[in-house]
Context: one part of a larger RNA
RNA sequence: UUGGGUUUAAAGGGUCCGCAGGCGGGCAUAUAAGUCAGUGGUGAAAGCCUACAGCUCAACUGUAGAACUGCCAUUGAUACUGUAAGUCUUGAAUUCGGUCGAAGUGGGCGGAAUGUGUAGUGUAGCGGUGAAAUGCAUAGAUAUUACACAGAACACCGAUAGCGAAGGCAGCUCACUAGGCCUGGAUUGACGCUCAGGGACGAAAGCGUGGGGAUCAAACAGGGUUAGAUACCCUGGUAGUCCACGCCCUAAACGAUGGAUACUCGACAUACGCGAUACACAGUGUGUGUCUGAGCGAAAGCAUUAAGUAUCCCACCUGGGAAGUACGUCCGCAAGGAUGAAACUC
Numbered sequence: 001u002u003g004g005g006u007u008u009a010a011a012g013g014g015u016c017c018g019c020a021g022g023c024g025g026g027c028a029u030a031u032a033a034g035u036c037a038g039u040g041g042u043g044a045a046a047g048c049c050u051a052c053a054g055c056u057c058a059a060c061u062g063u064a065g066a067a068c069u070g071c072c073a074u075u076g077a078u079a080c081u082g083u084a085a086g087u088c089u090u091g092a093a094u095u096c097g098g099u100c101g102a103a104g105u106g107g108g109c110g111g112a113a114u115g116u117g118u119a120g121u122g123u124a125g126c127g128g129u130g131a132a133a134u135g136c137a138u139a140g141a142u143a144u145u146a147c148a149c150a151g152a153a154c155a156c157c158g159a160u161a162g163c164g165a166a167g168g169c170a171g172c173u174c175a176c177u178a179g180g181c182c183u184g185g186a187u188u189g190a191c192g193c194u195c196a197g198g199g200a201c202g203a204a205a206g207c208g209u210g211g212g213g214a215u216c217a218a219a220c221a222g223g224g225u226u227a228g229a230u231a232c233c234c235u236g237g238u239a240g241u242c243c244a245c246g247c248c249c250u251a252a253a254c255g256a257u258g259g260a261u262a263c264u265c266g267a268c269a270u271a272c273g274c275g276a277u278a279c280a281c282a283g284u285g286u287g288u289g290u291c292u293g294a295g296c297g298a299a300a301g302c303a304u305u306a307a308g309u310a311u312c313c314c315a316c317c318u319g320g321g322a323a324g325u326a327c328g329u330c331c332g333c334a335a336g337g338a339u340g341a342a343a344c345u346c
Stems, first nucleotide, its partner, number of pairs: 003318004007300002012314001014201004021194003025088003029084003033081002035077008049065006091191001092188005097182004103177007110154001114150008125136002162169002206247006216240001220236004258313006266291009295302002319346003328339004
């Protein structure tokens, strides 16, 4: 390389959109490019292969055949693929009518808690731990009451639940925006699937500028523990945590499982519709789960939400270490990210 693979052994891109490319529904017509068949030409010789022959054999050589799987031309075939024009509705989409949700963005409002301030009551401790100490407190703390201010997060409901492409999303309310699902009509008529490159989004931490700063808390300081203790425990505490704008672009970004379509036993639960209502069940669609068959799997297990049976497209893997390193290039303010080896070694 061929092949074989990618839940856990190496291997699914963090997610989506999407140009090129690849692949693509039913019917009938034309064409004949691919495809198939016939014929003609050409495919040098030598070599290879087969048969026979010549050197005493063999190597070697000669003669004949086959082969040269190809190319060109021409005559046909038309199932499939292509192309052209037509048509259809089941794929896809649009619309009418319902419905659903922590989906997004911006504004307004709320209560509990925490901290601080002021005032009152009140007096000697509070706090913290395994035990303590640092710390706070007679300049009146802790506790308690009233008022005020500030920032951040939204107990219960709450779920094995819901929504979103993923990251993710939770107090209440308003406005704007997007989406899914269902029912039966109508409309378009294959408009589809996937997608290298490209674009957008992308937790936390981090960076820049300006705000904000209650809590918590890297760094740091002190106290303890200990042989030591640059830790675990305690008292403090700065970046940060929050907001706006701009970057960064990585995660065990996980279902460690790419997307699409079709098919393939059952049981139970649940969310939202439809239908039907007798308030019991049972039906149907789309999700979310658990269990169990066939089948698959090295096994664990998966099992209509497949890791089963098939097709299409993309991504990726090919012994361990060196190494996600070096070098180069691109991106970034930086931190760093992306791409990504080899020597050597086992």

Predicted 3D model of a 346-nucleotide part of an RNA (small-subunit ribosomal RNA, central domain) from uncultured Flexibacter sp. Its Rfam family is "Bacterial small subunit ribosomal RNA". Its mean pLDDT, the model's own confidence on a scale to 100, is 89.